[in-house]
RNA sequence: GGGCCGAUGGCGCAGGGGUUAGCGCACCCGCCUGAUAAGCGGGAGGUCGGUGGUUCAAAUCCACCUCGGCCCACCA
Numbered sequence: 001g002g003g004c005c006g007a008u009g010g011c012g013c014a015g016g017g018g019u020u021a022g023c024g025c026a027c028c029c030g031c032c033u034g035a036u037a038a039g040c041g042g043g044a045g046g047u048c049g050g051u052g053g054u055u056c057a058a059a060u061c062c063a064c065c066u067c068g069g070c071c072c073a074c075c076a
Base pairs, nucleotide, nucleotide: 001072002071003070004069005068006067007066010025011024012023013022018056027043028042029041030040031039049065050064051063052062053061
């Protein structure tokens, strides 16, 4: 330098044009228990890596950039 994959709550992930962005774990409150754990019910927490573009509408499509991973090439 080239190619491919990824970036979404604290963590791990889903969602591949249209309804309020969901799930598990963790966290908070309540129930249960002598108490703890487990179990059950409820709750808070994100505006989707950044900037533009396409579209009536973008987390989703396109371009560029940033960061991470894998492969290839080049120099010494």

A computed fold for a 76-nucleotide RNA from Sulfobacillus acidophilus TPY, annotated as transfer RNA. The same sequence occurs in records of 3 taxa. Rfam family: tRNA. Rfam's curators write: Transfer RNA (tRNA) molecules are approximately 80 nucleotides in length. The prediction has a mean pLDDT of 84.